[in-house]
Context: one part of a larger RNA
RNA sequence: UUGGGCAUAAAGUGUUUUUAGGUGGUUAAAUUAGUCUAUAAUAAAAAGUCGAAACGAAAUCUCGGACAUGUUUUAGAAACUAUUUAACUGGAGUACAAUAAAAUAAAGGUGGAGGGAAUUUAUAGUUGAGCGGUGAAAUGCGUAGAGAUUGUAAGGAACCCCGAAGGCAAAGGCACUCCACAGAAUUGUUACUAACACUGAAGAACGAAAGCUAGGGGAGCAAAUGGGAUUAGAUACCCCAGUAGUCUUAGCUGUAAACGAUGGAUACUAAGUCUUAUGUGUGGUUGGUCCACAUAAUACAUAGCUUAUGCAAAAAGUAUCCCGCCUGGGGAGUACGUUCGCAAGAAUGAAACUC
Numbered sequence: 001u002u003g004g005g006c007a008u009a010a011a012g013u014g015u016u017u018u019u020a021g022g023u024g025g026u027u028a029a030a031u032u033a034g035u036c037u038a039u040a041a042u043a044a045a046a047a048g049u050c051g052a053a054a055c056g057a058a059a060u061c062u063c064g065g066a067c068a069u070g071u072u073u074u075a076g077a078a079a080c081u082a083u084u085u086a087a088c089u090g091g092a093g094u095a096c097a098a099u100a101a102a103a104u105a106a107a108g109g110u111g112g113a114g115g116g117a118a119u120u121u122a123u124a125g126u127u128g129a130g131c132g133g134u135g136a137a138a139u140g141c142g143u144a145g146a147g148a149u150u151g152u153a154a155g156g157a158a159c160c161c162c163g164a165a166g167g168c169a170a171a172g173g174c175a176c177u178c179c180a181c182a183g184a185a186u187u188g189u190u191a192c193u194a195a196c197a198c199u200g201a202a203g204a205a206c207g208a209a210a211g212c213u214a215g216g217g218g219a220g221c222a223a224a225u226g227g228g229a230u231u232a233g234a235u236a237c238c239c240c241a242g243u244a245g246u247c248u249u250a251g252c253u254g255u256a257a258a259c260g261a262u263g264g265a266u267a268c269u270a271a272g273u274c275u276u277a278u279g280u281g282u283g284g285u286u287g288g289u290c291c292a293c294a295u296a297a298u299a300c301a302u303a304g305c306u307u308a309u310g311c312a313a314a315a316a317g318u319a320u321c322c323c324g325c326c327u328g329g330g331g332a333g334u335a336c337g338u339u340c341g342c343a344a345g346a347a348u349g350a351a352a353c354u355c
Base pairs, nucleotide, nucleotide: 004326005325006324007309008308012323014206015205016204017203021199022198023197025088026087027086028085029084030083031082033081034080035077036076037075038074040072041071042070043069049065050064051063052062054060091196092193093192094191095189096188097187103186104185109181110180111179112178113177114176115159120154121153122152123151124150125149126148127147130141131140167174168173211252212251213250214249215248216247220246221245225241226240227239228238263322264321265320266319267318268317272300273299275297276296277295278294279293280292281291283290304311305310328355329354330353337348338347339346340345
């Protein structure tokens, strides 16, 4: 390489979008480039393979045949692919409707405004010796009045209950309340376009936390650091303090067990037993419960698959298309080079050697 794989053994890019490329719905006609059939030529000999002869056997040697495959000539075929033409509506998209000026549901996004509880601090009053902390203590705070309690004020960060196996979002993620702006989805009508689709190397955008640059902010928490304990020691676990940071604005970084450890799209296979959310119904009911359908989510389970665990209509089942990735352990996600970055580092990514 071929073959085989990627939930847990090596292996799905963190996510989305998109260029090239690859692949692609139904019907009819034409063309004949691919394709297929027949024909003719050619691809030296030797070697290989099959049959026969020589040698006592084998090796060896001689003669003959054939397979596979490529290229070209001529004559045809028209199912499939392709191209062209003409149509179609199931895929895809657009529009409209629901009505009260508002179809429906939602922690989806960005910006702005407002709210209460709590912690801390300041201040004023009351009180007067402890408080705090631990396994036990001590450091620490306190007669310069702590702690407790009451009133007032300031400031920052986070939003109890509702809350759920619940919802939304491409992923990261998103929860106090209200407003503004713009985004996505669902249901119905079947009106319109008429394959406009799927995937997607490169590229682009987004991307938790920590970290970096500059300016603000700083209540609580808290790397580093200091002290007290513990201990043989204790650069820790426990305690008292406490700075970066955590918050915000403008940039950078571009990584995570970025996990469903499971790439995307389409179709099919008990739609078998349940639950939840949203919507629709000239189904049903006095009304509600209920029934049916669509979408989204969740718990079991048959067949099937899997080494097993388990997965099981949201597949790890049956198939097709496209992309990414893997090929014994270590050395090593290291070295070197290159690109990016302010840096930290990130991306790409070996070999010797060794078992």